Description
Predicted 3D model of a 342-nucleotide part of an RNA (small-subunit ribosomal RNA, central domain) from Lactobacillus johnsonii. The full RNA is in RNAcentral, with records from SILVA. Model confidence (mean pLDDT): 88 of 100. Lineage of the source: Bacteria > Bacillati > Bacillota > Bacilli > Lactobacillus.
Context: one part of a larger RNA
RNA sequence: UUGGGCGUAAAGGGAACGCAGGCGGACCAUCAAGUCAGCGGUAAAAUCGUGGGGCCCAACCCCAUCCAGCCGUUGAAACUGGCGGUCUUGAGUGAGCGAGAAGUAUGCGGAAUGCGUGGUGUAGCGGUGAAAUGCAUAGAUAUCACGCAGAACUCCGAUUGCGAAGGCAGCGUACCGGCAUCCAACUGACGCUGAGGCACGAAAGCGUGGGGAUCGAACAGGAUUAGAUACCCUAGUAGUCCACGCCGUAAACGAUGAGGACCAAGUGUUGGGGAAGACCCAGUGCUGCAGUUAACGCAGUGAGUCCUCCGCCUGGGGAGUAUGCACGCAAGUGUGAAACUC
Numbered sequence: 001u002u003g004g005g006c007g008u009a010a011a012g013g014g015a016a017c018g019c020a021g022g023c024g025g026a027c028c029a030u031c032a033a034g035u036c037a038g039c040g041g042u043a044a045a046a047u048c049g050u051g052g053g054g055c056c057c058a059a060c061c062c063c064a065u066c067c068a069g070c071c072g073u074u075g076a077a078a079c080u081g082g083c084g085g086u087c088u089u090g091a092g093u094g095a096g097c098g099a100g101a102a103g104u105a106u107g108c109g110g111a112a113u114g115c116g117u118g119g120u121g122u123a124g125c126g127g128u129g130a131a132a133u134g135c136a137u138a139g140a141u142a143u144c145a146c147g148c149a150g151a152a153c154u155c156c157g158a159u160u161g162c163g164a165a166g167g168c169a170g171c172g173u174a175c176c177g178g179c180a181u182c183c184a185a186c187u188g189a190c191g192c193u194g195a196g197g198c199a200c201g202a203a204a205g206c207g208u209g210g211g212g213a214u215c216g217a218a219c220a221g222g223a224u225u226a227g228a229u230a231c232c233c234u235a236g237u238a239g240u241c242c243a244c245g246c247c248g249u250a251a252a253c254g255a256u257g258a259g260g261a262c263c264a265a266g267u268g269u270u271g272g273g274g275a276a277g278a279c280c281c282a283g284u285g286c287u288g289c290a291g292u293u294a295a296c297g298c299a300g301u302g303a304g305u306c307c308u309c310c311g312c313c314u315g316g317g318g319a320g321u322a323u324g325c326a327c328g329c330a331a332g333u334g335u336g337a338a339a340c341u342c
Base pairs, nucleotide, nucleotide: 003314004313005312006311007296008295012310014200017197021193022192023191025087026086027085028084030082031081033080034079035076036075037074038073039072040071041070042069049065050064051063052062053061054060090190091187092186093185094183096181098179103175104174105173106172107171108170109153113149114148115147116146117145118144119143120142124135125134161168162167205246206245207244208243209242210241215239220234221233222232257309258308259307260306261305262304265287266286267285268284269283270282271281272280273279291298292297315342316341317340324335325334326333327332
């Protein structure tokens, strides 16, 4: 373990796919498992409940009687279910058309940064609140030319678009996933959810091998300060990048699980339809009615009215700790208490 809840009070799993399970559209026929009804069996006695009676009353005692459950039997057929048939609106397929930073691989481009070589050129440069450390006459900074390297892609750019989420942005090519719209040709409920499971999952971190421009934990120095193991400055290793393999967490956020139906309007915007306008579909924003909410607010992208399935909560601290187990190279992650205390 009921009940009541989960945007912000405790509580939506990080997100998907999906086995079992749960739930499931319209019509017809049939069966009768669930369901309902009649009858019967069982339901020990006492007790309890109900009705009545006896001790003056009561307690107490006596009599009668009742429930569910289970079993059998005879029926009913609306609903659930089984079987059979039919259907097209859910779902999917097909044809046309369209948008997109969705993904993977590979090639290319310019700017910036740093470095190298050479030229010009001379005393400073850099940095700050002010400085200093630092760099520079062995010629720096600045500037010009050429070259090299790595990483990121200015403008466009937008409550823009795409993706299940994480996330995705220079340009081209190849492969590949998803989506909208329109037609209504095809299948004919093929659907929804989903404990376990499987695979995905920012950053940091780990392993092996590369790479290393920039930035930059640690470390060092300079300042600041009473101190300054910081904030500021100068340097700078790991890392940041690539390949492969791990890790599996986050304020993984809309702090809002997925799917479906219904319920005023107005206004922007993206994609499609339409000859055009009105308008229609799918997305993405704002305002706002009913309703809802403790309030804030939400309000057809619901936190409204309902249905199905999953996850989760149950006072604060102790504690996401201890322990066991599983996973991991490790870091640690998952699961996850109690004593005690308020």